[in-house]
Molecule: transfer RNA
Organism: Candidatus Wildermuthbacteria bacterium RIFCSPHIGHO2_02_FULL_48_16
RNA sequence: GCCCUCGUGGCGGAACUGGCAUACGCGCAGCGUUCAGAACGCUGUCCCGCAAGGGUUAGAGGUUCAAAUCCUCUCGAGGGCA
Numbered sequence: 001g002c003c004c005u006c007g008u009g010g011c012g013g014a015a016c017u018g019g020c021a022u023a024c025g026c027g028c029a030g031c032g033u034u035c036a037g038a039a040c041g042c043u044g045u046c047c048c049g050c051a052a053g054g055g056u057u058a059g060a061g062g063u064u065c066a067a068a069u070c071c072u073c074u075c076g077a078g079g080g081c082a
Base pairs, nucleotide, nucleotide: 001081002080003079004078005077006076007075010026011025012024019065027045028044029043030042031041032040046055047054048053058074059073060072061071062070
């Protein structure tokens, strides 16, 4: 230099054929339980907002009624060829 794969909450990781983004698990917080703790159970847990609502899938554009998903460029990670 060329080619391929990948990038989603604090972490892992789903999202099927383009149609409710963050299911599920871990972690964390509160409560229950206990003499106390562990374990277990319940509830909550992306951001802004009093709410209604809005934003968010590495970044920026494009296609589309609609994009995490398709296309282009850029950035980053891994692999292959020379």